C1' cells in the first nucleotide's frame, strides 16, 4: 500500500515549545493571536486485539479490570456529496459511498 471483517449520535485535556493555520476531499458551516498545525511531557477515555477476573448459556458468549499493543481525547465520521422513499418548498428518513480505527491476510 491492497484485500477481508467489525465498529463509528457514548466517553475523555492541561502544561511547555511553536507561530498560522485546522476540521481527509467538495460545497457549507465552524474552530483558531483569549494562540491553528506540528513536537514534547503528564493526564484522561475505553473502540479493537492480547492478558486477567466474574457469570453460566461453556461460546466466534456476556459483563468487567486499564496490566499490555494500538487508537482516541470541539461539534454525529461536524453537516454534506450517491441512491431510494416522503414533502408545495425548506427539508425529513433510510441505505450506500467516502473516511477513520482495529484485527487478520497478501
Nucleotide at each position: 500500500u491492497u484485500c477481508u471483517u467489525a465498529u463509528c449520535u457514548u466517553g475523555a485535556g492541561a502544561a511547555g515549545c511553536g507561530g498560522a493555520g485546522g476540521g481527509a476531499c467538495u460545497g457549507g458551516c465552524c474552530c483558531u493571536g483569549u494562540g491553528a498545525a506540528g513536537c514534547u511531557u503528564c493526564g484522561g477515555c475505553a473502540g479493537c486485539g492480547g492478558a486477567c477476573u466474574u457469570a453460566c448459556a461453556u461460546g466466534a458468549u456476556a459483563a468487567g479490570u486499564a496490566c499490555u499493543g494500538u487508537g482516541c481525547u470541539a461539534a454525529u465520521u461536524c453537516c454534506u456529496g450517491c441512491a431510494a422513499g416522503c414533502a408545495a418548498u425548506a427539508g425529513c428518513u433510510u441505505g450506500a459511498g467516502u473516511g477513520a480505527u482495529a484485527a487478520g491476510a497478501a

This is a predicted structure of a 106-nucleotide RNA (SAM riboswitch aptamer (S box leader)) from Bacillus gobiensis. RNAcentral holds the sequence, with entries from Rfam and Ribocentre. Model confidence (mean pLDDT): 84 of 100.